[in-house]
Parts: sequence; structure tokens; C1' cells
RNA sequence: GGGCCCGUAGUCUAGUGGUAGGACGCUGCCCUGACGUGGCAGAGACCCCGGUUCGAUUCCGGGCGGGCCCA
Repeated sequence: GGGCCCGUAGUCUAGUGGUAGGACGCUGCCCUGACGUGGCAGAGACCCCGGUUCGAUUCCGGGCGGGCCCA
């Protein structure tokens, strides 16, 4: 330098045009003599900019970051 793939809570991940779901973790309450386990509830996320669209996490373009391959 070229090609391909991927960026979603603190971490891992589902979703692929109309409301962003789950697990672990965190917070509160219940349970316990206490801790742990367990139950209930809650907070917390679409990498950035532009375009298309009534509507974009999703489609398109450009950036930025990461991975693999080739040179």
C1' cells in the first nucleotide's frame, strides 16, 4: 500500500428499517443470627460526521478504532 470482517451498558452478546433484548457485574428491598445462595425491583449502551427515508442501531458515503490475509 491492497483486500475482507467487526465496532451496541463496566464486560460478553442478540437485534438488521418503526419500542434496543439477554447474561455477568452494580444499586436498593426481601430472605438469613451473619455471609453466601435465592427472589423482586432499578440505573446503565447503538464509535463519529454526512446522505437516503415519514422514520436509521439497521441501508449508502466518508472518517476513527480493532482483527485477519496479501504485498
Predicted 3D model of a 71-nucleotide RNA (transfer RNA) from Candidatus Aenigmarchaeota archaeon ex4484_224. The RNAcentral record of the sequence draws on ENA and MGnify. It matches the Rfam family "tRNA". Rfam describes the family as follows. Transfer RNA (tRNA) molecules are approximately 80 nucleotides in length. The same sequence occurs in records of 2 taxa. NCBI's taxonomy places the organism under Archaea, Nanobdellati, Candidatus Aenigmatarchaeota. Its mean pLDDT, the model's own confidence on a scale to 100, is 83.